[in-house]
This is a predicted structure of a 1507-nucleotide RNA (small-subunit ribosomal RNA) from a Spirochaetaceae bacterium.
């Protein structure tokens, strides 16, 4: 020393930049809901709007004349007296204080520090002196008169502390002197001489005396004036000023002064912001903040200003005067219409305005003020009370014990929670009320004196009182229901589209509490204007470049000074406030005391390092001279060759040209091509560079002249002469403008041809301005290194340009050192990162410019410049919550590289055409149940719809239910059989009648719980599945790198089917995937040998049939075998690849099973399960019938074909997988056949299905709608089944359709595959052309990876991340909003010129009037009225300036779920983009010229479009 917190929001994520928003504190607050008490405070922020009524400044009889009212006394009742007292008046003091308000004021108004030697100060204090003697008036009063009133006029009387002379008087004042002293040199102060001038008032008291009065000195208090410093915004206000600046002389003032006047001079202020415009009372303080700051100027205190608006003076010590005067104006009121009155920004109160701010209260008891000798009077200052939760502070709404009540809410139904909370029991007693007591505040002799107030407080009795907001994150606090992008919420982000912790309600909870929220405002957070404490390469921000005035800053060494600086002292910094300590109200708020603080200013003294001043010196900064070389530096003049174009002539003939392809165009009137000659303009190939020069823009053939700068070397010289640079000046690409030339090529505009949906473009053919020159403008660019200039310092390495030195050398090179430039890479360091890095974006210093969210807006308006185009400067309303930078991961690209896949290609066969089958769409229907919909739906769910299935439709029934469990009651068989009615469900009848000892069991009925639902939500879910994809990927741990997202590993070089393996490597390992392990298949061994087999032996009815055997086949089981193991080559001595040997099999042998992290809110609530919702005499259940089988059509998947590689007929051969007792069914018989009969065998290596078919042999058909093809149709049947009508399959006879190989397009397949042939099985009573399996026969082709599709890896760009089916631009149309211009119109403000000019003051005049003084008088002095003049408010006229309101119409801008046109930008965005400029165009835009990289790609070509 007491003090500093952050969060949300841009992204898929990250870091940064940056804005918006929140949490805090505070209000003179208001509004909503609510409200018990007290204390202390505060209370028209709006309209300086208008005010009814009452009060807010009077007092003094001890200044005066007096007597209107009251009292008292007297009375002849007419009145008189007294002065207890006192109206009005004269006079004094006060009224200039106190109280209010903040309009004006940007100023010596205020604050602070000073000055006044340039001043005043009533009352008060101190100390001196004095207070003598006179005079003339005048109010009141009385009389007359005018007026409605307000008020006024005239005549007469009177007093004073009113007024006026005279006397006296100085230390006062004036003039002229002298001396001393001080000084800021202007003068002041003290003493003193002479001359002159100026005073006074009395009252009270018996008196003493007191109070006054006059004149001085000093003080105190208060005030005036002056000065330094401080004190808001605007430059889209840059010049202002004539009493202006100064002087001399006057006037005036208390006082200095152009304050005023005359004259003289021509000054004064200003970029350190004058003038003008806007806004504003200033301060102590208050709020906030860690502070520095920022905001503010209520209450309290100091100062100022104002008092209906404007002007003016009078009086006075003090005013140009809130409750005074005069004038003008507006307004209100009275009026007899002639005239008058008024000023709440005092206290109350009223009206209006407004979101909004109080009682027409009590009292002078206290404090204070005025008057008075005093008593006392006055005091809306003040003290109190009232109203208002407006604020702060305090208190209370109870305390203790008790079970886990009811109710509510919720629930997984068990419970949980509300909750010790309530009730209950015990106790306490605050506020209020009532009753009793009862203050301090009162103040110094005593007595008296209290508005508050019978208040605070004490005692007793007794006994009340909780709300508000919130509960998605920030931010403490969650559930249910309702709602269904509706209603609504919202401070920001954002919630709500059927499971909302975000809306509404409820339960519960959280926070605060007599309050709680909302709104508004300020500070904070915001380092978001950055002094403390920010930035400018890419985020906003370096001026296009240089020269340079002012300004800022400035090298080395001495000396000096003391302005800055530092230290100490003194004065001041009011009080209140604030902080600390202590004290008083029961505490606190509040109040009191003391101390600190008041960070400041002034002054005095000191120090001398640093900065500054002065002075002396120096050479390092800077500059000059000399020598030297380099250079597209600039300007002017001249010269040159190549090429294009044109012209002339020759040769020559049909094309040329141009493009992606074309066409327009040129050409038989001779082009293009070619040769020769000529004309003209513009630009200068190679050299050439990463090069050079220049300040930048920029500069390129060669030569000459003139000329600027830089650099190197050496010495000499000057001696800080320097750096930067607001304004200013100069230069400044291209385009553009003016005048005059010039014009070959190119080429905006324009024309034509193409392209296209269109094509105002890209491409082509032409073509004018322009491009060129001279002179003059313009002044802008991506004018960029997006990096201001100068200086110093801080590792290196490698180039290159110009120079110098050195080693060596004949020389050239080379090498080393060094200076100046220009590049690359990199350390430290910096950076948000990218990157920068001695050419800094590092570390420092100096100066300038610039930035402060995006849009609006490189805009509007004003001004300046320009011939114009336009340039410079440059806002606001409104609107959004972002806009941005860098980097990351993805995705994407009409980017790139590498590589796969029946992806293409090469082949074979299909689909698309026909008929039929089947599924779907559509349509139809009472219903045609539902689902599946690109790939990844469509012979799919469905491995079997006649009934059933069944979910649909029609009709008939039923309601604890067809089904499950439990409880209660009831019955005993209602079960089962048979019969009747009915379409059936069902109903009725009948026969039979339960078990157990009991508990009970069983089956019914009734009732209650509940059942049931193929009803909804696959976008609430589980499970399962499809797809990318059997693609090679997807991740993790630790480590490392990075601020971080993240990266590394996983990238790279090879290789593989593979993230397969090897090598390398800041990685090392690991997991899920790959592979392998599993199954089938191919070879083989061993074991076993029936139902299998039969080589050998025997038998035989010739059949492995029998005996026998287990060799073989085969079956079953267990093994073996293949691993790039071996050889050769290639490769990196690797992995691996190629070839070979052996082998049944060779490089994963073939096939299967196996599907990583994940994607598609993919599919399924109708398999099942399941949350929620819905239904409950129905959306449940039962039954009959119908439907799912419909049919103008369209599509998918198939079958059969179109025939001769075939059809038909006859004969004949060879499988495998399987299935079978409700079954497969042999032989045999019948039927043309489907089939029927029959019955053996078989629970199966035994029997059966079972015939395999294509094939092979033989025959026939002969190219035809056929002996192809079989649809359709008629008839007759068989079988299954309760039942084949809707709606089964099969058989026989007859019928014999389309179809002759299929448009655009499209599918499958790489070997035992395609193709082709048949067989079996599941489902199933019956019903496959489908599905799942099985074997038979058995090909063709793959050069290759350019292209299409899909995928993997690396890399690149990105404005995408819902991820290119992305994003996004402009016109047009519609709605709303604010703004700009605008013919005008209507207000306001300030100034200028002129006119007029009230009151007032000054001057002049003053013939009229006139008491004091002078004078014997006349008269004079002086004064007044009047007149006039100067200044001047208001007013009038005029021309402009500035700022508003409003406006026909015009203009762009912003915003708005689904409007129109296109596609400009982001990828090479499909013509790279952008900047400046010019022209053109519906629009984004296009094109020309110059510029930039903030452009991809590395290319051989490839037209346009793709929303």
């Nucleotide at each position: 020393a007491c003090g500093g917190a952050g969060a949300g929001u841009u992204u898929g994520a990250u870091c940064c930049u940056g804005g918006c928003u929140c949490a805090g504190a505070a209000c003179u607050a208001a509004c909503g809901c609510u409200g018990g008490c007290g204390g202390c405070g505060c209370g028209u922020c709006u309209u300086a709007a208008a005010c009814a009524u009452g009060c807010a400044a009077g007092u003094c009889g001890a200044a005066c004349g007096g007597a209107a009212a009251g009292g008292c006394c007297c009375u002849u009742c007419g009145g008189g007296g007294u002065a207890c007292u006192c109206g009005a008046g004269u006079g004094g003091c006060g009224a200039a204080c106190g109280g209010g308000u903040g309009a004006g004021u940007a100023a010596c108004a205020c604050g602070u520090a000073g000055g006044u030697a340039a001043u005043c100060u009533a009352c008060c204090c101190u100390c001196g002196a004095g207070u003598g003697g006179g005079g003339g008036a005048u109010a009141a009063c009385c009389c007359u008169c005018c007026g409605a009133a307000a008020g006024g006029a005239g005549a007469g009387c009177u007093a004073a502390u009113a007024c006026c002379g005279c006397a006296u008087a100085a230390c006062a004042c004036u003039a002229c002197g002298g001396a001393g002293u001080c000084u800021a040199c202007g003068g002041g102060c003290u003493c003193u001489g002479u001359a002159g001038u100026c005073a006074a008032a009395g009252c009270a008291g018996c008196a003493a005396u007191g109070c006054g009065c006059u004149u001085g000195u000093g003080g105190a208090u208060g005030a005036g004036c002056c000065u330094g410093c401080g004190u808001c915004c605007g430059a889209u206000u840059a010049g202002c000023u004539u009493g202006u600046u100064g002087g001399c002389g006057g006037g005036g003032u208390a006082a200095c002064g152009g304050c005023c006047c005359a004259c003289c001079a021509a000054g004064g202020c200003u970029c350190c912001g004058a003038u003008c415009g806007g806004u504003a009372g200033c301060c102590g303080g208050c709020c906030u903040g860690a502070g520095a700051g920022g905001g503010u100027g209520a209450a309290c205190g100091g100062c100022c200003a104002c008092a209906c608006u404007g002007g003016a003076a009078c009086u006075g010590g003090g005013a140009c005067a809130c409750g005074g005067u005069c004038c003008a104006g507006a307004c209100u009121c009275c009026u007899a219409c002639g005239g008058g009155a008024g000023g709440c920004a005092g206290c109350a109160g009223u009206u209006a305005a407004g979101a909004a701010u109080c009682u027409u209260g009590c009292g002078c008891a206290a404090u204070g003020g005025g008057g008075g000798a005093a008593a006392c009077c006055c005091u809306g200052a003040c003290g109190c009370a009232g109203c208002g939760a407006c604020g702060c502070c305090g208190c209370g709404u109870g305390u203790g014990c008790u079970a886990g009540a009811a109710g509510g809410c919720u629930u997984u139904c068990g419970g949980g929670u509300u909750g010790u909370a309530a009730a209950g029991c015990a106790c306490a007693g605050u506020a209020a009320a009532c009753a009793g007591g009862g203050a301090a505040g009162a103040a110094g002799a005593a007595a008296g004196u209290g508005a508050c107030g019978g208040u605070a407080c004490c005692u007793g009795u007794c006994c009340a009182a909780a709300g508000c907001a919130c509960c998605g994150g920030c931010u403490a606090a969650c559930u249910a229901c309702g709602u269904g992008c509706c209603a609504g919420c919202a401070g920001c982000c954002g919630c709500g589209g059927u499971a909302a912790u975000a809306c509404g309600u409820a339960u519960g909870g959280u926070g605060c509490a007599a309050g709680c929220g909302u709104u508004g405002u300020u500070c904070g957070g915001a380092a978001u204007c950055a002094c403390u404490g920010g930035g400018c390469g890419u985020a906003a921000a370096g001026g296009g470049a240089g020269c340079g005035c002012a300004g800022g800053u400035g090298g080395a060494u001495g000396g000096u000074u003391a302005a800055g600086u530092c230290a100490g002292g003194u004065g001041u910094g009011a009080a209140a406030c604030c902080u600390g300590c202590g004290g008083g109200c029961u505490c606190a708020a509040c109040c009191c005391g003391c101390a600190g603080c008041c960070u400041g200013c002034a002054u005095c003294u000191g120090a001398a390092a640093c900065u500054g001043g002065c002075u002396a010196u120096c050479u390092g900064g800077a500059g000059u001279c000399c020598c030297g070389g380099a250079g597209a530096g600039g300007u002017a003049g001249g010269c040159g060759g190549a090429a294009u174009a044109c012209c002339u002539g020759g040769u020559g003939u049909a094309g040329c040209g141009g493009u992606g392809a074309a066409a327009u165009g040129c050409g038989u009137a001779g082009a293009u091509a070619u040769c020769a000659g000529g004309u003209g303009g513009a630009a200068c190939a190679c050299c050439a560079a990463u090069g050079g020069c220049g300040a930048a823009g920029g500069c390129a053939g060669c030569c000459u002249a003139c000329u600027g700068g830089a650099c190197g070397g050496u010495g000499a010289c000057u001696g800080a002469c320097a750096c930067u640079g607001a304004g200013g000046c100069u230069c400044g690409a291209a385009a553009g403008c003016g005048u005059g030339g010039g014009g070959a090529g190119c080429a905006a505009a324009c024309a034509g041809g193409a392209u296209u949906a269109g094509a105002u473009a890209c491409c082509c053919u032409g073509g004018u301005a322009g491009u060129c020159c001279a002179c003059g403008c313009c002044c802008u660019a991506a004018a960029c290194g997006u990096u201001g200039u100068c200086g110093a310092c801080c590792a290196g390495g490698c180039g290159u340009u110009g120079g110098a030195g050195g080693u060596g050398u004949c020389a050239a090179c080379c090498c080393c050192u060094u200076c100046a430039g220009u590049g690359c890479c990199g350390a430290a360091c910096c950076u948000a990162a990218c990157g920068g890095a001695u050419u800094a974006a590092g570390u420092c210093g100096a100066c300038c410019g610039c930035c402060u969210g995006g849009g609006g807006a490189c805009u509007a308006u004003g001004c300046u410049c320009g011939c114009a185009a336009g340039a410079g400067u440059g806002a606001a309303a409104c609107u959004c919550a972002a806009a941005g930078g860098a980097a990351u991961u993805g995705a994407c690209g009409g980017g790139g590289g590498c590589c796969c896949g029946c992806a293409c290609a090469a082949g074979c066969g299909g689909u698309g055409g026909a008929g039929c089958a089947u599924g779907u769409g559509g349509u139809u229907u009472a219903a045609u149940u539902c689902g599946a919909u690109g790939a990844u739906a469509c012979g799919c769910g469905a491995a079997a719809a006649a009934c059933c299935u069944c979910a649909c439709c029609c009709g008939g029934a039923u309601u604890u239910g067809a089904c499950a469990u439990g409880c209660a009651g009831u019955g005993g068989a209602c079960a089962g059989g048979c019969g009747u009615a009915g379409a059936g469900a069902u109903a009725c009848g009948u026969c039979c009648u339960c078990c157990g000892a009991a508990a009970g069991g069983c089956c019914g009925c009734u009732g209650c719980a509940c059942a049931g639902g193929u009803g909804c939500u696959g976008c609430a879910u589980g499970g399962u599945u499809g797809u990318c994809g059997u693609c090679a990927g997807c991740u993790c741990g630790u480590g490392u790198c990075g601020u971080g997202a993240g990266a590394u590993g996983u990238u790279g070089g090879g290789u593989u089917a593979a993230g397969u393996c090897c090598c390398g490597c800041a990685a090392c390992g690991a997991g899920c995937g790959c592979a392998a392990c599993c199954c089938c298949u191919a070879c083989u061994g061993u074991a076993u040998g029936u139902u299998g087999c039969c080589a050998u032996c025997g038998g035989u009815u010739c059949g492995g049939c029998c005996g026998g055997g287990c060799a073989c086949u085969c079956g079953u089981a267990c093994g073996g075998a293949a691993c790039u193991g071996c050889c050769g080559g290639u490769g990196a001595c690797a992995a691996a690849c190629c070839g070979g040997a052996g082998g049944a099999a060779g490089g994963u042998g073939g096939g299967g099973a196996u599907g990583a992290c994940g994607u598609c809110a993919a599919a399924u609530c109708c398999u099942c399960a399941u949350g929620g919702c819905c239904u409950u005499u129905a959306u449940g259940u039962c039954c009959g019938g119908g439907g799912c089988u419909a049919c103008a059509c369209a599509c998918g998947u198939g079958c059969u074909a179109c025939a001769a590689u075939g059809g038909c007929c006859g004969g004949u051969a060879c499988a495998a997988c399987g299935g079978g007792u409700u079954g497969c069914c042999a032989a045999c018989c019948c039927g043309c056949g489907a089939g029927g009969g029959g019955g053996a065998g078989c629970u199966a290596a035994u029997c059966c299905c079972a015939a395999a078919a294509a094939g092979c042999c033989g025959g026939u058909c002969u190219c035809a709608g056929u002996u192809c093809g079989g649809a359709u149709a008629g008839g007759a049947g068989u079988c299954u089944g309760c039942a084949a009508c809707u709606c089964g399959a099969c058989u026989c006879c007859u019928u014999g359709a389309a179809g002759g190989c299929g448009g655009a397009a499209u599918c499958g397949c790489u070997a035992g595959u395609a193709a082709u042939c048949g067989c079996g099985g599941a489902u199933c009573a019956g019903c496959a052309u489908g599905c799942c399996g099985c074997g038979g026969u058995g090909a063709a082709u793959a050069c290759g990876u350019u292209c299409c599709c899909g995928g993997g890896c690396c890399u690149u760009g990105u404005a995408c991340a819902c991820a290119c089916c992305g994003c996004c631009c402009g016109u047009c149309a519609c709605a709303c909003c604010a703004c700009c211009c605008g013919a005008g119109u209507u207000g306001g403000u300030a100034g200028c010129g002129c006119c007029c000019g009230a009151a007032g003051c000054g001057g002049c005049u003053g013939a009229g009037c006139u008491a004091a003084c002078c004078g014997c008088a006349a008269g004079g002095a002086g004064g007044c009225a009047g007149g006039u003049u100067g200044c001047u408010a208001a007013g009038g006229c005029g021309a402009g300036a500035c700022c508003g309101g409003u406006a026909a119409g015009g203009g762009g801008g912003g915003u708005g779920a689904a409007g129109u046109c296109g596609u400009a930008a982001c990828a090479a965005g499909g013509u790279a983009g952008c900047c400046g400029u010019a022209c053109g165009g519906g629009a984004a835009c296009g094109u020309g010229c110059g510029g930039c990289u903030g452009g991809a790609u590395c290319a051989c070509c490839u037209c346009c479009u793709u929303u």
The source organism's lineage runs through Bacteria, Spirochaetota, Spirochaetia, Spirochaetales and Spirochaetaceae. It matches the Rfam family "Bacterial small subunit ribosomal RNA". Its family is annotated with structural constituent of ribosome and ribosome in the Gene Ontology. Its mean pLDDT, the model's own confidence on a scale to 100, is 85. RNAcentral holds the sequence, with entries from ENA and SILVA.